Predicted 3D model of a 106-nucleotide RNA (Glycine riboswitch aptamer) from a Dehalococcoidia bacterium. Rfam family: Glycine riboswitch aptamer. About the family: This family represents the bacterial glycine riboswitch. The organism belongs to Dehalococcoidia, within Bacteria. Its mean pLDDT, the model's own confidence on a scale to 100, is 82.
């Protein structure tokens, strides 16, 4: 160099759910009451691994193994903090392009 893939950013494209409530004079603003999950967070399963150490093994916690206790542990599941429930705007994720970056081969 080049580069499968792995990640981050950006354009463009498409992207859903919730109030036909009450209330302040009206309301897209404030207070209430209900409601939603797909910005972000939060939280946990198996299974791994450490301490320990009932049972069996051994020369010996050496070996399987297991009450307990810790660390780690995923999500579109969950939570509903934050956000959001007329359009807009945001919007996980998908596709395509595009710049960074790491890297298996070559």
């Nucleotide at each position: 160099u080049u580069g499968a893939c792995u990640u981050g950013c950006g354009g463009c494209a498409g992207g859903a759910g919730a109030u036909g409530c009450c209330u302040c004079a009206c309301a897209g603003g404030g207070g209430g009451a209900g409601c939603c999950g797909a910005a972000g967070g939060g939280g946990c399963a198996a299974g791994a691994g450490a301490c320990g150490c009932a049972g069996a093994u051994u020369g010996a916690g050496u070996u399987c193994g297991c009450a307990g206790u810790c660390u780690u542990g995923a999500a579109a599941c969950u939570c509903u903090c934050a956000g959001g429930c007329a359009a807009a705007a945001g919007g996980a994720c998908u596709g395509c392009c595009g710049c960074g970056a790491g890297u298996a081969g070559a």